[in-house]
RNA sequence: GCCCUUAUCGUCUAGUGGCCUAGGACGCGGCGUUCUCAGCGCUGAAACCGGGGUUCGAUUCCCCGUAAGGGCG
Numbered sequence: 001g002c003c004c005u006u007a008u009c010g011u012c013u014a015g016u017g018g019c020c021u022a023g024g025a026c027g028c029g030g031c032g033u034u035c036u037c038a039g040c041g042c043u044g045a046a047a048c049c050g051g052g053g054u055u056c057g058a059u060u061c062c063c064c065g066u067a068a069g070g071g072c073g
Base pairs, nucleotide, nucleotide: 001072002071003070004069005068006067007066010026011025012024013023018056028044029043030042031041032040033039049065050064051063052062053061
C1' cells in the first nucleotide's frame, strides 16, 4: 500500500427495514428479608462508533471516515 471482518448499556452479548419508548447476563443504585454481611426476592438507571446517502420509515442496507482484528505484498 491492497483486501476481508468487526463496532449496540460500565463489561459480555441478542436482535432486526416498522410490532424496538432496543432484550438478556454480570456489575451498579433503591426497597424487602437478616443482628450485620453475603445470598435471595422485587424494582430502577444505563447503549446502537462519526458523517453522508437510499427509503414513507435505518440500530439494520449503501458510501466515506475512525478504531480494532486478520490476510497478502
Predicted 3D model of a 73-nucleotide RNA (transfer RNA) from a Parcubacteria group bacterium. It matches the Rfam family "tRNA". Gene Ontology term of the family: triplet codon-amino acid adaptor activity.